RNAcentral holds the sequence, with entries from Rfam. A computed fold for a 67-nucleotide RNA from Edaphobacter dinghuensis, annotated as nadA riboswitch. The model forms 100% of the base pairs in the Rfam consensus.
RNA sequence: GGUUGCAACAUCCCCGUGGGUUGGAUGGCGGUUUGAAACGGGCCGCUCUAGCGAAUCCACUGCAGCC
Numbered sequence: 001g002g003u004u005g006c007a008a009c010a011u012c013c014c015c016g017u018g019g020g021u022u023g024g025a026u027g028g029c030g031g032u033u034u035g036a037a038a039c040g041g042g043c044c045g046c047u048c049u050a051g052c053g054a055a056u057c058c059a060c061u062g063c064a065g066c067c
Base pairs, nucleotide, nucleotide: 001067002066003065004064005063006062007061013053014051016060017059018058019057020056021055022054023052025049027047028046029045030044031043032042033041034040
């Protein structure tokens, strides 16, 4: 220098840090449809929020190995 595995530290356990992509969750607004109507139900779009206990990628921190 390259590469592989791992996360000790953590107010049960899990969770090293920052960022990207995909997909979800909460709240708000709108459209559409259904309904007698509803602050009702179905579908869709935009947007907000965050320990999203989902996946994946990049860079970095630390530990241990391999070349």
The prediction has a mean pLDDT of 85.
Rfam family: nadA riboswitch. For this family Rfam cites "Structural distinctions between NAD+ riboswitch domains 1 and 2 determine differential folding and ligand binding" (Chen et al., Nucleic Acids Res, 2020).
The organism belongs to Edaphobacter, within Bacteria.